[in-house]
Context: one part of a larger RNA
Molecule: large-subunit ribosomal RNA, half A
Organism: uncultured Chloroflexota bacterium
């Protein structure tokens, strides 16, 4: 460390339960609000917080009514009370209170908070103060008074406006769709609605028809029936009459319609039905609530409701609860009872309402009807387009009229438009109750629970997780360990504590303890097969754990031709997780009925449910055929009785299941996008208002003066000046380089170094711009950490010809990667191949015959191309009186001979192959065909025939076979394709294929005969080469070959020529001739040139063979690669274990026999035989399981379900009995209904792991010593060391919002620990007339009236809101753990008001002016502050001085006086006060206390606080109030004005602590971000540097 057993830990899955959901019905209910709603702050209890309830009368108050013996709401107790019939709580109904925000309405505003005004009161000498009541806008109204606003279910309804995706496989007309959205309005419903065609609304049909439509793709009626429900009506007008301001208006009469009706005039009947409405006998319903029937024993158990026995009610056997399952305990159930109100309503009154006729032509709804343009809605897209509705312009008629029947006329019909109202049947919702083949904590709502919580986000907005102890808390008293810890052991309690609160069951992952075995020479997809040893059980037989060592043996999924793949995907485990559901059609099984079937919406009785009855409106079939009239088993064409389409000769049709289709998201998941409404300018651009900063150094423009100089200007020089998008260089900004960092300190920073630093600079606050937008010194830059178009809700489940991923089993058959055509190539439709069923008839091999045919191959006669001769016409060239002709080393058609080549060349021509007939195997998952389902259109090697390409590719593209793909076994070491062979299961049987037989490694060290020498075999070519075997051919040779070895190799001559020279040897010509055995006018090598060697050639020597050329067999050379031999799998192999030929034997497979078995099919009467059974996509068939329902019968506390072992039995999915655990449900049969089965989705959730005890513990220093304590590197204290220090000190603003300070505590937080703390928990802590805000006004922002504008809204007059500016009175010391300009002490000032005094002036409105202003430089005063000196105190070694040290020397405001130009300047006063040393006392310290009261002076120096003064340029530098001042007008004022004195009052709000940071912004105790004040000493120009004070820290391993 493995395997296995057993305990265990962790974790929270199964299992059961359920408070909550979810859905259908059913009845009710359908607005709330100024009498302040919805919704909310904030409070309210004896006790903190959440929740509920409530509202200062605050878990309540009052009256009634019911109820009652207990109650003070829930988490939850303590502590106190209430109340027990003299009625506490507790329910129902009606009252009262109702802070403060919100329409919010006195004004304001940053909701829950600030300031007012009027009456009244209450209080004060008075004022300051407190209470009640009322004061908002708009509309009508003379008023008086009324009414409106806002909110509501995310649902209905009307109406204004009105998209995109998306669908057409693009896309514009269409479509999505008038749909989402946003507006403005009503209501309990809305809307419609009583005819210019016959109520209106819903339901069902008529029907996917008529029809519309780039006649695509969609879209889609009406008439008509069948129900539901039912209901009708008022006005204008004429005419009369009344009032009035009289061409009229208003009121009252009178009228209201189409067969036209009214009015007027004439004439004449009648008193009747029906609405509304009031009152009403009586009847239904109804609140909190009452009444409400029956059981015993016995036996197991903790426990009875169970089992057994015996019994009783039922108008009640619905359902819950009791310690397990209860008609008969117990709550309830049937049933009956009970206010207010409500509804129905006989009966009465009110109101309202009735014809007929004849005249007569006075009236019946005008910028309308209608008509052009250009548009909308109608199913209907301008189209023949009627109908409605309405912008523009134009424009009737009046009953003898007019409008409409789908263009439009004519004739019939029918109706009366331009004014209004009308229930119900119809939609949703919200409450309450009943039900559910609905879910049961990852289900079901987002939420079973302090959930729209926690968190996240600037906001709109997004959004979680979290259920169970037991029957009863009997929740563990009391002892031990331990820190008075956390935890545990014991005792006890219960039935059970392995029910212990982290608590029911308690699974895996994962982490361990024990205990067998087994393991340290081992190469391992870890497993199958074979086994020895060793241990456990057993009596044995035997079973179990373990496994030395042999042999085979590259995970799964997905996607591909092809995957162990180094190609996707999964860490691991447990739960969720993906072909559903409507609708319509289609096929098939199947049921009822049948020439018929079959109902749809409704109906009916019922309390409700299964069910029943109706209900024929309508479908669908029975007959077709034509365009149609039409005719009919025919019928159209057509002259036709010809022919020929189509039809008759097969029954449908309703229901179920089931396979497929089409519209719906349509199997899941997944974009990028468009659209549409809102949410951001707290980050960034930019503007606009106010407001702040910019250490120090340097340069020296113009002006001016001044001297030179010029006629006079220019010019020059000098002082002086002090200007610049001027220079250098800090704060501040910016980011330009390098490092570091890159799971950082940082989602952008750190060091070093860099730009710019008076300017278009730099910065706070307020404030405006908003996405088809805004900003922009333009970078497409930036608009909250993603901008070529933001964010967030919604259309929405946009769409995805793509990608992943899709879940139990067994059984049969089994593709394809190909035409065609495609905006089509990775996708589709149609065939091709596949499966089911159902029919038909024979398909296919071989021989044999008999057919077409132009391919290899052949051939060159054609077409053509090409070689060599020959022949010759033409043409070129030369001659030629340039004529005739003649010639030619040129070329050259035709012809001729000779040998060739061809996919688009064949006078000929095969082999396979096709057809076709015979014969013969052969009946096979052949073969046609209909019908229902698909799949698959990415192929790949491998022979063979071409094609391209380079007669290259593992290359490409045909044809044809073949395997793989979809095929496993043997062989080629190892390998999809290549050999061999197709796996149904078993078996320790034979036989054999391919290839093998010396070891590995299963079979021949086999025979025989030859070869190779290369380790060739066991890579490779052109060439090369006296390798070696075999065979042929041709030469030389005892008349002496070939080789060696001796000797010769010579004369003319130095041949001519050329050449400075060429003698055999540079070159050119030519290449005789002589002697001889032989010997070139030279074979090489040499020289300047000769000269010298040689060699052909000849002789001797020697004494047998010796040359050449081809033809084959094995072999050599050519042969050079990166990790290590490595080019037989390796060992090794040499008369073999290589090569070649012959043979005989064995071996070797999932092949083929053999012996058992399964399934299926054919046969058979049967026994039985035969005969199949690889398998991807796909197609079929049969079965296993989950869950919940019916009906029927069981199981269970003597022990359900569910975990967890063991056996056992099925062909599989699966199934049964037991042992433990576990403690209350759960099975079988038979049917049925689906949220029905997981390993993968970079899948969701959750738990647990590995990395790994690793990286890291966030810039810099720490030591000791004491204490404290269970424990100290960290906590207190102390001594020493270090670090910042223009800060790492101090104060403020903003933003946190208690962190502020004590006390106790130590689980988490704190990157370690921790007695510590920005952490728990409990206490306490902020005190103002003067600080700051409440005054004031800027930019912007609301906006009475008003103008715009589809709605929403947008702008703006007055008017108001709004600081970052204006304006405005307090200062020093003391004090507390913690507050101070706020308490105190002194010492002041401001404003009301009262009383004195005092004796005439004061205030208010307008109006003016001041208030009021930048910027850069110069200059003058001149505090604090610093530095020197003097002063003073201490120290000053044993003692005494002295230098030296140390430390101190301080001092307000107002005012009032003086001073200055002027002040925060200076003098006095304020101050005989206050502060200041030593020192003693107490106290663990910190600190308190007590006594005593020193100097308190001057001088440099800087001065950017503060107050003035000049001066320069061009960009020319807020408003408005307080207050002062001038001036006008009214007004107060001797019933006393200013001013002094002296009392009295002075309000809300903030103030606590942190603020460059461990408390804000950055997710963090984060190396970064933050406006503004102060500015010490040496060094120095400096706020640079470096070190230091004060002061603060030592950074939490």
């Nucleotide at each position: 460390a493995g395997c296995a057993u057993g305990c265990g830990g962790g974790g929270g899955a199964u299992g059961c339960c359920u408070u909550g959901g979810c859905g259908u019905c059913a009845a009710g209910u359908g607005c709330c609000g100024a009498u302040g709603a919805a919704g909310g702050a904030c409070g309210u209890g004896g006790u903190a917080c959440a929740c509920u309830g409530c509202g200062a009368a605050a878990a309540g108050u009052u009256c009634c009514g019911a109820u009652g013996a207990g109650c003070c709401g829930u988490g939850u107790g303590c502590a106190g009370g209430c109340g027990c019939a003299a009625g506490a709580g507790u329910c129902g109904g009606a009252a009262a209170u109702a802070u403060c925000c919100g329409a919010a309405u006195g004004g304001g505003g940053a909701a829950a908070c600030c300031c007012c005004c009027u009456a009244c009161g209450a209080g004060u000498c008075a004022a300051g103060u407190c209470g009640u009541a009322g004061g908002a806008u708009c509309c009508c109204g003379a008023a008086a008074g009324g009414g409106a606003a806002g909110g509501g279910a995310c649902a209905c309804c009307g109406g204004g406006u009105g998209a995109a995706c998306u669908g057409a496989a693009a896309c514009a007309u269409c479509u999505a769709a008038g749909u989402a959205g946003c507006c403005c309005g009503a209501g309990g419903a809305a809307a419609a609605g009583a005819a210019a065609g016959a109520a209106u609304u819903c339901c069902g049909u008529u029907a996917g028809u008529a029809g519309u439509g780039g006649c695509g793709a969609g879209c889609g009626a009406a008439c008509g029936c069948g129900g539901a429900c039912a209901a009708g009506c008022c006005u204008a007008a004429a005419c009369c009459a009344g009032u009035c301001a009289a061409u009229g208006a208003c009121u009252g009469g009178g009228g209201u319609u189409g067969u036209a009706g009214g009015g007027u005039u004439c004439u004449u009947g009648a008193u009747a039905a029906a609405g509304u409405u009031g009152c009403a006998a009586g009847g239904c319903u109804g609140a909190a609530g009452u009444g409400g029937a029956a059981g015993g024993g016995u036996c197991u158990g903790g426990g009875a409701a169970g089992g057994c026995c015996c019994a009783c009610c039922a108008g009640a056997g619905c359902g819950g609860g009791u310690g397990a399952u209860a008609g008969u305990c117990c709550c309830g159930u049937a049933c009956a009872u009970a206010c207010a109100g409500g509804c129905c309503g006989a009966g009465c009154g009110a109101u309202g309402g009735c014809g007929a006729g004849a005249a007569u032509a006075c009236c019946u709804g005008a910028g309308u009807a209608c008509c052009g343009c250009a548009g909308g809605a109608c199913a209907c897209g301008a189209g023949a387009a009627a109908u409605c509705c309405a912008g523009c312009g134009g424009g009737a008629a009046u009953c003898u009229a007019g409008g409409g029947a789908g263009a439009c006329c004519a004739c019939u019909c029918u109706c009366u438009a331009a004014g209004g109202c009308u229930a119900a049947a119809u939609a949703c919702a919200c409450c309450u109750g009943a039900c559910g083949a609905c879910c049961g904590a990852u289900a079901g709502u987002g939420c079973a629970a302090u959930a729209g919580u926690a968190c996240c986000g600037u906001g709109a907005g997004g959004g979680a997780a979290a259920g169970g102890u037991g029957a009863a808390a009997a929740g563990a008293a009391c002892c031990c360990c331990g820190g008075c810890g956390a935890g545990g052991g014991g005792a006890g309690u219960g039935a059970a504590a392995u029910a212990g609160a982290a608590u029911c069951u308690g699974a895996a992952a994962c982490c361990g303890c024990a205990u067998g075995c087994u393991u340290a020479c081992a190469a391992c997809c870890g497993g199958c097969u074979a086994a020895a040893g060793u241990c456990c059980c057993g009596c044995a037989a035997g079973g179990g754990a373990u496994g030395a060592u042999a042999g085979c043996g590259u995970g799964c999924c997905u996607u591909u031709u092809g995957g162990a793949g180094a190609a996707u995907g999964a860490g691991c485990c447990g739960g969720c997780g993906a072909g559903u559901u409507u609708a319509u059609g289609u096929c098939u099984g199947u049921g009822g009925c049948g020439a018929g079937c079959u109902u749809a919406a409704g109906g009916g009785a019922g309390a409700g449910a299964c069910a029943c009855c109706c209900g024929g409106a309508g479908g669908c079939g029975a007959a077709g055929c034509g365009a149609a009239a039409g005719c009919g088993a025919g019928u159209c064409u057509g002259a036709a009785a010809a022919g020929g389409g189509c039809g008759a000769g097969a029954a449908g049709u309703c229901g179920c299941a089931g396979g497929g289709a089409u519209a719906a998201g349509a199997c899941g998941c997944g974009a990028a996008a468009c659209c549409u409404g809102g949410u951001g300018a707290g980050c960034u651009a930019u503007g606009c208002a106010u407001g702040g900063g910019c250490a120090g150094g340097g340069u020296g423009a113009a002006a001016g003066c001044g001297c030179a100089g010029u006629a006079a200007c220019a010019u020059g020089c000098g002082c002086g000046g002090g200007a610049g998008g001027c220079c250098c260089g800090a704060a501040c900004u910016c980011a330009c380089g390098a490092c570091u960092g890159u799971u950082g300190c940082a989602a952008a920073a750190g060091u070093c170094g860099g730009g710019g630093a008076u300017g278009a600079c730099c910065u706070g606050u307020g404030u405006a711009u908003a996405g088809g937008g805004g900003u922009g010194a333009u970078a497409u830059g930036c608009c909250a950490a993603a901008c070529g178009a933001a964010c967030u809700g919604g259309g929405a489940g946009a769409u995805a010809g793509c990608u992943c991923g899709u879940u139990c089993u067994c059984c049969c058959c089994g593709a394809a990667a190909u035409a065609g055509c495609u905006u089509u190539a990775g996708g589709g439709c149609u065939a091709g191949c596949c499966u089911u069923a159902g029919u038909g008839a024979u398909a296919c091999g071989u021989a044999g015959c008999g057919g077409a045919g132009g391919u290899a191959a052949a051939g060159c006669g054609c077409u053509g191309g090409a070689u060599g001769g020959g022949c010759u016409a033409g043409g070129g060239g030369g001659c030629g009186u340039c004529a005739a002709g003649c010639u030619u080393a040129c070329u050259g058609a035709a012809c001729c001979c000779a040998a060739c080549c061809a996919a688009a060349c064949u006078g000929g021509g095969a082999a396979u192959g096709c057809c076709g007939c015979u014969a013969u195997g052969g009946a096979a998952g052949a073969c046609a065909c209909u019908a229902g389902g698909a799949g698959u259109c990415g192929g790949a090697c491998g022979g063979u025939g071409g094609g391209u390409g380079a007669u290259g590719a593992g290359a490409u593209u045909c044809a044809u076979c073949g395997u793989c793909g979809a095929g496993a076994g043997g062989g080629a070491a190892a390998g999809a394709a290549c050999c061999c062979a197709g796996a149904c299961c078993u078996a320790c049987a034979g036989c054999u294929a391919a290839g093998g037989u010396c070891c590995u490694g299963a079979a021949g060290u086999c025979u025989g005969u030859g070869c190779u020498a290369a380790g060739u075999g066991g890579g490779a070519a052109a060439c090369g080469a006296u390798g070696u075997g075999a065979c042929c051919g041709u030469g030389u040779c005892g008349a002496g070959a070939c080789a060696g070895c001796c000797a010769g190799g010579a004369g003319g001559u130095u041949g001519g020529c050329u050449u400075a020279g060429a003698a055999g040897c540079a070159g050119c010509c030519a290449c005789c001739c002589u002697u001889g055995a032989a010997a070139g006018a030279g074979u090489g090598c040499g020289u300047a040139a000769c000269a010298g060697c040689u060699c052909a050639c000849u002789g001797g020597u020697c004494g047998a063979a010796c040359g050449c050329g081809g033809u084959u067999g094995c072999g050599c050379g050519g042969a050079c690669a990166a990790u290590g031999u490595a080019a037989c799998g390796g060992g090794g192999c040499u008369c073999a274990a290589g090569c070649a030929c012959a043979g005989c034997a064995c071996c070797g497979a999932a092949g083929c026999u053999u012996g058992g078995g399964a399934u299926a099919g054919u046969u058979g009467a049967a026994a039985g035989a035969c005969u199949a059974u690889g398998g991807u996509a796909g197609g079929g068939g049969a079965g296993c399981g989950u869950u919940c329902u019916g009906c029927a019968g069981g199981c269970a506390g003597a022990g359900a379900a569910g975990g967890u072992g063991u056996a056992c039995c099925g062909g599989a999915a699966g199934g049964u009995a037991u042992g433990c655990u576990g403690g209350a449900g759960c099975g079988u049969g038979c049917a049925g209904g689906a949220g029905u089965g997981a390993g993968a989705a970079u899948g969701c959730c959750g738990g647990c792991a590995u990395g790994a005890g690793u990286a890291g513990c966030g810039c810099a220093a720490a030591a000791c010593a004491u204490g404290u304590g269970a424990g100290a590197a960290c906590c207190a204290u102390g001594u020493u060391c270090g670090c910042c220090g223009a800060g790492a000190a101090u104060c403020u603003a903003a933003g946190g919002u208690u962190u502020c300070c004590g006390a106790c505590g130590g689980a988490a937080g704190g990157u370690c620990a921790g007695u510590c703390c920005g952490c728990g928990u409990c206490g306490g802590g902020u005190u103002a007339g003067u600080c700051g805000g409440g005054c004031c006004u800027a930019a912007g922002c609301c906006g009475a009236g008003g103008c715009c504008g589809a709605a929403a809204g947008g702008c703006g007059u007055a008017g108001g809101c709004g600081a970052u500016g204006g304006a405005c009175a307090a200062c020093u010391g003391g004090u507390u753990a913690a507050u101070a300009u706020u308490c105190c002490a002194g010492u002041a000032c401001c404003g009301g008001u009262g009383u004195g005094u005092g004796g005439a002036g004061u205030g208010u409105u307008a109006u003016a002016g001041g208030a009021a202003c930048g910027c850069u430089u110069u200059u003058g005063g001149g505090a604090a502050g610093a530095u020197c000196a003097g002063c003073c105190a201490c120290u000053g070694a044993g003692u005494g001085g002295a230098u030296u040290g140390u430390g101190g020397u301080u001092g307000c405001a107002a005012a009032c006086g003086g001073u200055u130009a002027a002040c925060u300047a200076c003098c006095g006063u304020g101050a005989a006060g206050c502060c200041g040393g030593c020192g003693c006392u107490c106290g663990c310290a910190a600190g308190a206390g007590c006594c005593a009261a020193a100097a308190g002076u001057g001088a440099u120096u800087u001065g950017u606080a503060c107050c003035g003064a000049g001066a320069g340029a061009c960009a020319a530098g807020a408003a408005a109030a307080g207050c002062c001042u001038a001036u006008a007008a009214g007004a107060c004022g001797a019933u006393g004005a200013a001013g002094c004195a002296c009392g009295c009052c002075g309000c809300c709000c903030g103030u606590a602590c942190c603020c460059c940071a461990a408390a804000c912004c950055g997710a963090c105790a984060c190396a970064g971000g933050u406006a503004g004040a102060u500015g010490g000493g040496u060094u120095g120009a400096g706020g640079a540097u470096a070190c230091c004070a004060u002061g603060g820290c030592g950074a939490a391993c």